[in-house]
RNA sequence: GAUAGAGGCGCGGCUGAUAAGAGUACCCAUCCGGAAUGCAGGCACAGCAGGAUGGCGAAAGGCUCAGCCGCCGAAGGGUCGGCCCGCUGCCUGGCGGGACGAUGCCUGGGUCGUCGGAGAAAAUCCGGCGGACUGUCGUCCGGAAACGGACGGGGCGCUGUC
Numbered sequence: 001g002a003u004a005g006a007g008g009c010g011c012g013g014c015u016g017a018u019a020a021g022a023g024u025a026c027c028c029a030u031c032c033g034g035a036a037u038g039c040a041g042g043c044a045c046a047g048c049a050g051g052a053u054g055g056c057g058a059a060a061g062g063c064u065c066a067g068c069c070g071c072c073g074a075a076g077g078g079u080c081g082g083c084c085c086g087c088u089g090c091c092u093g094g095c096g097g098g099a100c101g102a103u104g105c106c107u108g109g110g111u112c113g114u115c116g117g118a119g120a121a122a123a124u125c126c127g128g129c130g131g132a133c134u135g136u137c138g139u140c141c142g143g144a145a146a147c148g149g150a151c152g153g154g155g156c157g158c159u160g161u162c
Base pairs, nucleotide, nucleotide: 001162002161003160004159005158008072010071011070012069013068014067015066016065017064027055028054029053030052031051032050039093040092041091042090043089075107076106077105078103079102080101081100083098084097085096086095087094108134109133111131112130113129114128115127116126117125118124136153137152138151139150140149141148142147
C1' cells in the first nucleotide's frame, strides 16, 4: 500500500400499513367586538385584529410494525457556500428549517439520568454534562494459559492475509 473482517438492543436509507397529529388548521354561516395584527421597523387594508356558537373538515414532518437495500466514520454534529421554504399580503432586517456541496473541526459504541433545541407530544431526533456497561490498543501487576485488575489513548484506530 492492497484486501477481508470485528464491536451489537450496531448505523443509515427505501417501500407498504397503522396509530397519533385532530374534530386541530383552512373554509362557510350567525353574532360579539371596535381599529391594529406577525420577532423588529415600515407600507397596504377597513367593520381590522381577536372571540363565541354551529357546519364542513385536511395534510406534512416525526413515531411504531413488516419487508427490502447499503454498510462498520457505519453515521451524527459543527463550520463555510450558494439554493429553497416558513415566521401576515409586501419591503428591509432578524430567527428557524430543508436538501445539496466542501471541510480528517468534534464524536469508538449503545444505554440511563439531567439541561437545552426541534416537535402536537411525556413519542422521537439533535447537542452539552454526568453514571455504569461494552469493544479496541498501549504500559504495569497477577496467572501455565484462558483471563482478571489498575492507569491511559482515540476510528487518521484495531485484527487477519498478501
Molecule: Lysine riboswitch aptamer
Organism: uncultured Dysosmobacter sp.